[in-house]
Molecule: transfer RNA
Organism: Bacteroidia bacterium
RNA sequence: GCGUGCAUAGCUCAACGGUAGAGCAUCUGACUGUGGCUCAGAAGGUUGUGGGUUCGAGUCCCACUGUACGCC
Numbered sequence: 001g002c003g004u005g006c007a008u009a010g011c012u013c014a015a016c017g018g019u020a021g022a023g024c025a026u027c028u029g030a031c032u033g034u035g036g037c038u039c040a041g042a043a044g045g046u047u048g049u050g051g052g053u054u055c056g057a058g059u060c061c062c063a064c065u066g067u068a069c070g071c072c
Base pairs, nucleotide, nucleotide: 001071002070003069004068005067006066007065010024011023012022013021018055026042027041028040029039030038048064049063050062051061052060
């Protein structure tokens, strides 16, 4: 330099173009002599950035950035 994949909650990951979810972690409550375990609930997201297509985009298209792998 060229090609391919990936980028979503603090972490690991889901999500037919039609209200963005789960597990772990965090917080609150129940339970317990205290803690842990367990149970119930809550909070936490400008979906990497900028454009485009569409009635509607996390999803499709383009560019850029970061990262991984391959080729030269």